[in-house]
Context: one part of a larger RNA
């Protein structure tokens, strides 16, 4: 200097796990006792899984068709063509704790009361009932707790940025509390606009980082209008009428006040009551019946041989075939035609969808003019706050803690101080699908995502082992082989250690400390060298 070998192990390879999406479904579970647990449960049974004293299960219907008694590979004992195991849809059972609810309690335990039953009886056993709050006269009904994000409401920071810091920012964010749903909230103009018009709400694109706001710093930041998605509008209160109750008063005829129920009515071109004329339908919602579609397990489902190499053919070579199927997976290497499947076709219970018939509820058009009605401690004002792009500003509009306090259609509010003209609207009651947000969960698909120090913390019995009084913290750890064929038998040995033969296998330097098996590092042997 080069090479070989051994050990550990990396690269490479693999993947029953993750990550991030898309489409569809589902969007809840719970006093009929949930989520989550404790303890049981097997012939032998520690763990996981399943199940619950009817305990790896019972039962009905459907599917399926030869093996089966979970992971789990052993022995034993059984089941099964009188159809098991298994799969789907229903039902039964479902200990104890847990909202936990008879009382208590250091969760999975202790102790009761009433009734009924067992019994001659009981201090025994069994079954049922017995918590609190809300509604209700009662009968009776409801709530409570859990759950990933999304939504609305009530509260509400600081770090930070401003190169310090106080207004400001972070941010109405984090966090706490309450509430709801598959969505939630918002919503049918007392709205915008501007001399022209629009016509509930919501979401997206633009308008636009514009107008503004701002120790005019840091920063914050609209709307009108335009284009899209979606599209849907309604109900009360009141006047008036009817019924009925209560109170006051009475000349006993009533009158007045008030409650309840029904009809009526619902708006800005004002509408309605009232008087009058005409009509009695379309449409919508719901219910029931029928039909069709739909729909679980599941069923049918095309087409290949020879030869070569090899342990093994799906590879090479040669000649064929199917294709509405050349997605994918498996099979001893790389298979359209071997297996499971795939395209396509079929299949039934319930839900669901559509159409039709019946029932119920809701549901009109016009004219007239006198009177009546059209949401009050409200609108508005003032003081103090908040919302909005608007930090008190020339500051409108909206909300409201305090204090005041109208009008009644010839009314009232708004159009960014205020006034006039003009224009828009009709507050002080309520409901409303869709377009929007999210994904704990189920199914299908896919990835210029990871490939075991990566990807979830977790590919493996992981929120485990372990640490901590506790809140909490939190790992490591995948791969024999095609098939266990997992080494009969012999030997060395103290040996159930380890090894040598021998056997299996394509391979055993694939031997379970098991694919591949790098380097650092250690040891031995050999070579060279001092």
């Nucleotide at each position: 200097a080069a090479a070989a070998u051994u050990c550990u192990c990396u690269u490479u390879u693999u993947u029953g796990g993750g990550c991030a999406c898309c489409c569809a479904g589902a969007g809840g579970c719970g006093a009929a006792g949930a989520a989550g647990g404790a303890c049981g449960u097997g012939g032998u049974a520690a763990g996981c899984u399943g199940c619950g004293a009817a305990a790896a299960g019972c039962u009905g219907c459907g599917g399926g068709g030869a093996g089966a008694a979970g992971c789990a590979c052993a022995c034993a004992u059984u089941c099964u063509g009188u159809g098991a195991u298994c799969c789907g849809c229903g039902g039964a059972u479902a200990u104890c704790c847990g909202a936990a609810u008879g009382g208590g309690g250091c969760a999975a335990c202790c102790c009761a009361u009433g009734c009924u039953g067992u019994u001659g009886a009981a201090g025994a056993c069994a079954g049922c009932a017995u918590a609190u709050c809300c509604c209700g006269c009662a009968a009776g009904g409801g709530a409570g707790g859990c759950g990933a994000a999304c939504c609305c409401g009530g509260g509400g920071a600081a770090c930070u940025g401003a190169a310090a810091c106080a207004u400001c920012u972070a941010a109405g964010u984090a966090c706490c509390c309450g509430g709801a749903g598959g969505a939630g909230g918002a919503g049918a103009a007392a709205a915008c606009a501007a001399a022209a018009g629009u016509g509930a709400u919501u979401u997206c694109c633009c308008a636009a980082g514009u107008a503004g706001u701002g120790g005019c710093g840091a920063g914050c930041g609209a709307a009108c209008g335009g284009g899209a998605a979606a599209g849907a509008g309604c109900c009360c209160a009141a006047a008036c009428c009817c019924a009925u109750g209560u109170u006051g008063u009475u000349a006993c005829g009533g009158c007045a006040a008030u409650g309840u129920g029904g009809g009526g009515g619902u708006u800005g071109u004002a509408g309605g009551a009232c008087c009058u004329g005409c009509a009695u339908a379309a449409a919508u919602u719901u219910u029931u019946c029928a039909a069709a579609c739909g729909g679980a397990a599941c069923a049918g489902g095309a087409a290949c041989u020879g030869u070569c190499u090899g342990g093994g053919a799906a590879g090479g070579c040669a000649g064929a075939c199917c294709g509405u199927a050349g997605g994918g997976g498996g099979u001893g290497a790389g298979a359209g035609u071997c297996c499971c499947g795939u395209a396509c076709u079929g299949g039934u219970a319930a839900a669901g969808u559509u159409u039709g018939g019946g029932g119920a509820a809701u549901g009109g058009c016009g004219g007239g003019a006198a009177u009546c009605c059209u949401g009050a401690g409200u609108a508005g004002g003032c003081c103090g706050g908040g919302g909005u792009c608007g930090g008190a500003g020339a500051c409108g509009c909206c909300c409201u803690g305090g204090u005041u306090g109208a009008a009644u259609u010839u009314g009232c509010c708004g159009g960014c101080a205020c006034c006039a003209u003009c224009c828009g609207g009709u507050a002080a009651g309520g409901c409303u699908a869709a377009a929007u947000a999210c994904u704990a969960c189920u199914g299908a698909g896919a990835g210029a995502c990871c490939g075991a120090u990566a990807g979830u913390g977790a590919a493996c019995c992981a929120g485990u082992a372990c640490c901590g009084u506790g809140a909490g913290g939190g790992a490591a750890a995948g791969g024999u082989g095609a098939a266990a064929a997992g080494u009969a038998c012999c030997c060395u040995g103290a040996g159930u250690a380890a090894g040598g033969g021998g056997g299996u296998g394509a391979a055993a330097u694939a031997g379970a400390a098991c694919c591949u098996g790098a380097a650092a590092c250690c040891a031995u042997g050999c070579g060279c060298u001092u």
Molecule: large-subunit ribosomal RNA, domain I
Organism: freshwater metagenome